This is a predicted complex of two RNAs, RNase P RNA and transfer RNA, with 503 nucleotides together.

RNA sequence: CCAGACGGCCGGAUGGCCGCUGUCCGGCCCUUCGGGGUCGCGGCAGAGGAAAGUCCGGGCUCCACGGUGACACGGUGCCGGGUAACGCCCGGCGGGGGCGACCCCAGGGACAGUGCCACAGAAAGCAAACCGCCGGCCUGCCGGCCCCCCGGGGCCGGUCCGACCGGUAAGGGUGAAAGGGUGCGGUAAGAGCGCACCGCGCGGCCGGCAACGGUCGCGGCACGGCAAACCCCACCGGGAGCAAGACCGCAUAGGGACGGCAGGUGGUUGAUUUUCUUCGGAAAAUUGGCACCGGAUGGGUCACAGCAUCGCCGUCCGGGUAGGUCGCACGAGGCGUCCGGCGACGGGCGUCCCAGAUGAAUGGCCAUCCCCGGCAAAGGGCUUGCCCGACGCCGGGACAGAACCCGGCUUACAGGCCGUCUGGUCCC
RNA sequence: GCCGAGGUAGCUCAGUGGUAGAGCAGCCGAUUCGUAAUCGGCAGGUCGUGGGUUCAACUCCCACUCUCGGCUCCA
Numbered sequence: 001c002c003a004g005a006c007g008g009c010c011g012g013a014u015g016g017c018c019g020c021u022g023u024c025c026g027g028c029c030c031u032u033c034g035g036g037g038u039c040g041c042g043g044c045a046g047a048g049g050a051a052a053g054u055c056c057g058g059g060c061u062c063c064a065c066g067g068u069g070a071c072a073c074g075g076u077g078c079c080g081g082g083u084a085a086c087g088c089c090c091g092g093c094g095g096g097g098g099c100g101a102c103c104c105c106a107g108g109g110a111c112a113g114u115g116c117c118a119c120a121g122a123a124a125g126c127a128a129a130c131c132g133c134c135g136g137c138c139u140g141c142c143g144g145c146c147c148c149c150c151g152g153g154g155c156c157g158g159u160c161c162g163a164c165c166g167g168u169a170a171g172g173g174u175g176a177a178a179g180g181g182u183g184c185g186g187u188a189a190g191a192g193c194g195c196a197c198c199g200c201g202c203g204g205c206c207g208g209c210a211a212c213g214g215u216c217g218c219g220g221c222a223c224g225g226c227a228a229a230c231c232c233c234a235c236c237g238g239g240a241g242c243a244a245g246a247c248c249g250c251a252u253a254g255g256g257a258c259g260g261c262a263g264g265u266g267g268u269u270g271a272u273u274u275u276c277u278u279c280g281g282a283a284a285a286u287u288g289g290c291a292c293c294g295g296a297u298g299g300g301u302c303a304c305a306g307c308a309u310c311g312c313c314g315u316c317c318g319g320g321u322a323g324g325u326c327g328c329a330c331g332a333g334g335c336g337u338c339c340g341g342c343g344a345c346g347g348g349c350g351u352c353c354c355a356g357a358u359g360a361a362u363g364g365c366c367a368u369c370c371c372c373g374g375c376a377a378a379g380g381g382c383u384u385g386c387c388c389g390a391c392g393c394c395g396g397g398a399c400a401g402a403a404c405c406c407g408g409c410u411u412a413c414a415g416g417c418c419g420u421c422u423g424g425u426c427c428c
Numbered sequence: 429g430c431c432g433a434g435g436u437a438g439c440u441c442a443g444u445g446g447u448a449g450a451g452c453a454g455c456c457g458a459u460u461c462g463u464a465a466u467c468g469g470c471a472g473g474u475c476g477u478g479g480g481u482u483c484a485a486c487u488c489c490c491a492c493u494c495u496c497g498g499c500u501c502c503a
Base pairs, nucleotide, nucleotide: 001424002423003422004421005420006419007418008417009416010415012369013368014367015366016365017364018363020046021045022044023043024042025040026039027038028037029036030035048399052410053409055408056407057406058405059404060241061240062239063238067304068303069302070301071300073237074236075235076234077233078092079091080090081089082088093107094105095104096103097102108232109231113230114229115226116225117224130172131171132168133167134166135165136164138162140159141158142157143156144155145154146153147152180198181197182196183195184194185193199221200219201218202217203216204215205214206213207212245326246325247324248323255317256316257315258314259313260312261311263293264292265291267290268289269288270287271286272285273284274283275282276281295310296309297308298307319502320501322500333352334351335350336349337348338347339346340345370397371396372395373394374393375392379388380387381386382385429499430498431497432496433495434494435493438452439451440450441449446483454470455469456468457467458466476492477491478490479489480488
């Protein structure tokens, strides 16, 4: 110098003018004395690294304060640590990629069970045999010998093709995947059939908290893949969400219809109907209120314990108000420094108070500077047609904007800065 | 702001791991004097986008993007 890896940071600067929101101070006005409104060349403060997506985890609030057990549902998944917690982060292990710095991995279990593996292929999880290789046998053919009634027959040997029986899993072919791989021996041909090495499984020992690693011995290989298929194991999880929720004010009809689910007793009382009647009333049935018991409803389901209510739930038609305050800005808070830790992080001390809107403020214009791109170009460099380039002109400066708050993740982002490291080339 | 559902042919929708389908619409032909209806045939697909798991993804998982719906207060 070129190419790259990782980590961190910034994300326009200064000044002037005009505006916006909050707060403080001061003046004036109103007041139910709590406060409110308005004004001020008044003071101070005023978006982000992601405020975003709403994907996880919490705080906070309400719901039956969420107790026990079982089931269901959802989530997480190597090991150790950090943390309020996490699916986040740190350190390690294993696997994969890169020459390397370094990067990536939902990375438990497939001898608990079920399921799937399309097409192709002989065969897809249990073993199987299409071509091929090998052995046997039969028939045919060829050669030789023997017999004969000269038609043929018999014996022996060889062998192409074909049929049958059997061996084989080396080779071919199909597939994502074909039941260890390479080599030597072995065999009729072959094969873990035997042996060596590698792989795999089991066991012992050693190191490590562990994941795991190393080593020794045994086993001839049996145990294919898929769990981001059901599932098993371990662990975690109650639901809803600031439009949660609380209060004040204003107004109104604390309304109606339909459907679903949910019981008895008979004490008392009312109504209706029927019967009897001595006309006073009595009895029975139905139905409503009260009472008691039972029960129902309220949590994802069930059971138990406890609590609350006495009908509950759903759909639809309607009525009123479109106002305010709190929640709501001191917090797992920021900055600096020291200590512990490889690190995530933890602890001590000091210091600071830092947006709070509610159709929703945080903006607009100008000047100077900065950065990037284009045009043009004084000048400079040399390898003489390329490179660098002051001054000047024009254009541009990203992604995006709080809405209860916090810790993470993911995604978007013009341009720039710093540090550490790797590979290559040149010079000393 | 918070919560939920969805994206497959021009339109409306099926498809729950193994070659992407139906109805309507479109084009061609038949029928008819001609049109409609009817009958036969044909074409048309980045399965919203990207990545991952798997031999294999519309389907399972993750991220992004777009569309739609619900949720104020009082009684």
Rfam match: Bacterial RNase P class A. By type it is a ribozyme.